[in-house]
Predicted 3D model of a 91-nucleotide RNA (Glycine riboswitch aptamer).
It matches the Rfam family "Glycine riboswitch aptamer". Gene Ontology term of the family: glycine biosynthetic process. Rfam's curators write: This family represents the bacterial glycine riboswitch.
RNA sequence: AGGUCUCUCGCGGGAGAGAUCGGGCCGCCGGCCCGGCGCUGAAGGCGAAACCGCCCCGGAAACGCUCAAGCAGAAGGACCGCGCGAGACGU
Numbered sequence: 001a002g003g004u005c006u007c008u009c010g011c012g013g014g015a016g017a018g019a020u021c022g023g024g025c026c027g028c029c030g031g032c033c034c035g036g037c038g039c040u041g042a043a044g045g046c047g048a049a050a051c052c053g054c055c056c057c058g059g060a061a062a063c064g065c066u067c068a069a070g071c072a073g074a075a076g077g078a079c080c081g082c083g084c085g086a087g088a089c090g091u
Base pairs, nucleotide, nucleotide: 003089004088005087006086007085009083010082011081012080013079018037020036021035022034023033024032025031026030038071039070040069044067045065046064047063051059052058053057
C1' cells in the first nucleotide's frame, strides 16, 4: 500500500395493505386522540420445524404470529449498492 469482515454516519434504490366508518380536539390545507370493521408483513418484538453449531443443548431466517408498527402523499422501511471514518483478521 492493497484485501476480507463488522459497526456509526451520508447518498441512491426500496414492496405490501382502507385517501374506511363514528365521535372529539386543533391553528381546520391538513394533523392528532378514542372506539369499530377490514387488511399488510420489510422498523422493532415474539415463536421454533428450515438451516447452522461446540449437537445433553444452544443459535436462528426473507418461514410463522401480529403485541407494537403500518394501509393516498410525506415520514418510516428489512434488504442492496456506493463513500468517509473506527475496529478486527490477515498477506